[in-house]
RNA sequence: UUCCGACGAGGGCACCCCGGCCGCGAGGCCGGUCCGCAAAGCCAUGGGUCUCAUCGCCGUUCCCAGGUGAGAUAGCCAGGUUGUCGAG
Numbered sequence: 001u002u003c004c005g006a007c008g009a010g011g012g013c014a015c016c017c018c019g020g021c022c023g024c025g026a027g028g029c030c031g032g033u034c035c036g037c038a039a040a041g042c043c044a045u046g047g048g049u050c051u052c053a054u055c056g057c058c059g060u061u062c063c064c065a066g067g068u069g070a071g072a073u074a075g076c077c078a079g080g081u082u083g084u085c086g087a088g
Base pairs, nucleotide, nucleotide: 003088004086005085012037013036017032018031019030020029021028022027035075041081042080043079045078046077047076048073049072050071051070052069056068057067058066
């Protein structure tokens, strides 16, 4: 340095649910809790999934569906990037 990840050490994160706040919503933040996680650190680039009250465009005879557009998810996968420890 790379691979690997334990029956090791010290730490880290926090699903569901509950309470509070924000958002139309998906969902987010804080506290409790602890299902799990070796990147469950960070980045929406590709794919997936999910959302959209009001408004615009396409679509429609008119609507609806759908698309566009706008968002959410990094604890869905891939990719990028940084990084702790050391049985082996």
The RNA shown here (c-di-GMP-I riboswitch aptamer) has 88 nucleotides and comes from a Gemmatimonadales bacterium.
The prediction has a mean pLDDT of 82.